Description: c-di-GMP-I riboswitch aptamer from a Nitrospirota bacterium, 79 nucleotides, folded computationally. The prediction has a mean pLDDT of 82. It matches the Rfam family "c-di-GMP-I riboswitch aptamer". Rfam links the family to the GO term cyclic-di-GMP binding. The model forms 100% of the base pairs in the Rfam consensus.
[in-house]
RNA sequence: UUUUCGAAAAGGCAAACCAUGGGCAACCAUGGGACGCAAAACCACGGGUCCUGCCUUACAGGACAGCCGGGUCGCCGAA
Numbered sequence: 001u002u003u004u005c006g007a008a009a010a011g012g013c014a015a016a017c018c019a020u021g022g023g024c025a026a027c028c029a030u031g032g033g034a035c036g037c038a039a040a041a042c043c044a045c046g047g048g049u050c051c052u053g054c055c056u057u058a059c060a061g062g063a064c065a066g067c068c069g070g071g072u073c074g075c076c077g078a079a
Base pairs, nucleotide, nucleotide: 003079004078005077006076012037013036017032018031019030020029021028022027035066041072042071043070045069046068047067048064049063050062051061052060053059
């Protein structure tokens, strides 16, 4: 340095739910809270799910990175 793995320790993140605020909505922000997580860090690139417009499809715009794949970066320890 690369690959694989996760017994311990340090540090980190934070589901449901609650409060306040934002958004037509999906959902988001902050605080509380911890189900979990070694990428549960970042990127909507492919697929997927969801929302809005549309009578529907198609299409357009949007949401989800804690659904799967891909890309970038990466802590501690072991082999």